This is a predicted structure of a 348-nucleotide RNA (Bacterial RNase P class A) from Faecalimonas umbilicata. It matches the Rfam family "Bacterial RNase P class A". Rfam's curators write: Ribonuclease P (RNase P) is a ubiquitous endoribonuclease, found in archaea, bacteria and eukarya as well as chloroplasts and mitochondria. It is annotated as a ribozyme. Taxonomically the source falls in Faecalimonas (Bacteria, Bacillati, Bacillota, Lachnospiraceae). Of the family's consensus pairs, 95% are formed in the model. The same sequence occurs in records of 2 taxa. The prediction has a mean pLDDT of 75.
RNA sequence: UAAGUAUAACAAGUAAUCGCAGCUGCAAUUGCCGAAAGGCAGCAGGUGAGGAAAGUCCGGGCUUCACAGGGCAGGAUGCCGGAUAACGUCCGGUGGAGGCGACUCCAAGGCUAGUGCAACAGAAAUGAACCGCCUGAUUUUCAGGUAAGGGUGGAAGGGCAGUGUAAGAGACUACCGCCUCGCUGGUAACAGAGAGGGCAGAUGUAAACCCCAUCCGAAGCAAGACCGAAGCAAGACAAUGUGGCGGCCCGUCACGUCUUAGGUAGGUCGCUGGAACCUGUCGGUAACGGCAGGUCUAGAUAGAUGAUUACUCAACGACAUAACCCGGCUUACCGUUAUGCUUAUAUA
Numbered sequence: 001u002a003a004g005u006a007u008a009a010c011a012a013g014u015a016a017u018c019g020c021a022g023c024u025g026c027a028a029u030u031g032c033c034g035a036a037a038g039g040c041a042g043c044a045g046g047u048g049a050g051g052a053a054a055g056u057c058c059g060g061g062c063u064u065c066a067c068a069g070g071g072c073a074g075g076a077u078g079c080c081g082g083a084u085a086a087c088g089u090c091c092g093g094u095g096g097a098g099g100c101g102a103c104u105c106c107a108a109g110g111c112u113a114g115u116g117c118a119a120c121a122g123a124a125a126u127g128a129a130c131c132g133c134c135u136g137a138u139u140u141u142c143a144g145g146u147a148a149g150g151g152u153g154g155a156a157g158g159g160c161a162g163u164g165u166a167a168g169a170g171a172c173u174a175c176c177g178c179c180u181c182g183c184u185g186g187u188a189a190c191a192g193a194g195a196g197g198g199c200a201g202a203u204g205u206a207a208a209c210c211c212c213a214u215c216c217g218a219a220g221c222a223a224g225a226c227c228g229a230a231g232c233a234a235g236a237c238a239a240u241g242u243g244g245c246g247g248c249c250c251g252u253c254a255c256g257u258c259u260u261a262g263g264u265a266g267g268u269c270g271c272u273g274g275a276a277c278c279u280g281u282c283g284g285u286a287a288c289g290g291c292a293g294g295u296c297u298a299g300a301u302a303g304a305u306g307a308u309u310a311c312u313c314a315a316c317g318a319c320a321u322a323a324c325c326c327g328g329c330u331u332a333c334c335g336u337u338a339u340g341c342u343u344a345u346a347u348a
């Protein structure tokens, strides 16, 4: 210098004006809306979306209901150890796969519990004789032996070399693989070395049914708590009355006060100070945790972030807009920057 890899940060900025949504203070007990609860209005100050606010896929807090204990069904997870409020997340390892490498990826228990499935090709697909090889005979063929070789297939019955044989074969032997057993190291997954078993317990598939182990009560802030009209209902009391139809009569129509229950319309709370964030330090390989100091950082209920002007650049700036909160995962994204590491080339 080029290519790459891992992690982290930023997500146009500054100023002014206008607009929008909350908050705090002042003033005030005033005006407006409302039956009430409560809300609105003045002035000043300050605050106001994201790394994913998204998908709503996991986990937890919180709330209401249910609940002695246990089981069935259903669902999720699935190497080991740790972190955590918890997790399907994260960290560190083991094993496997990919890459020259830094590094990346893996639902990675059990087909040796049982059942099922495996197109086409091929003689045969779960248990083998099509060609070939060998032997024999009545020799254009037939019978028997044979899994070394060929052919089909994703997969052909452990691999490879030798002994052996008529030709062959774990039939026998060494090495590798597999299984069993104990030993050594490791918390463990596992690794190492050894002995034994000739391997008919001999293919694949469990994101096939299933088996084993662990975990899971249900619904979700439109959860839920409080206040609470009108109308309806129930009860108590009063009265032959009052009001409208232009004055009177007749006629006709409508109707009182109080209490209670329920909880609709409406209002308040839930609502944002929290497993919070930032800095430092200590423990730990790390995830993370402890301690100290500092900060307050939207809270609406039809739902607020936009516009204009000036300047700056990486030069017109992507993906995208909170709705109870938090930890993750996944997906989208113009670009910029920092740090560690790898490979190649060049120079010293």
Stems, first nucleotide, its partner, number of pairs: 001344010012312007020048002023045004030041004050319001054330002057328005062220004074216005079093005094108001095106004109211002114209002116205003130150002132146006158176002161173003177199001178197004183192003224269004233260005241255005276295008313317001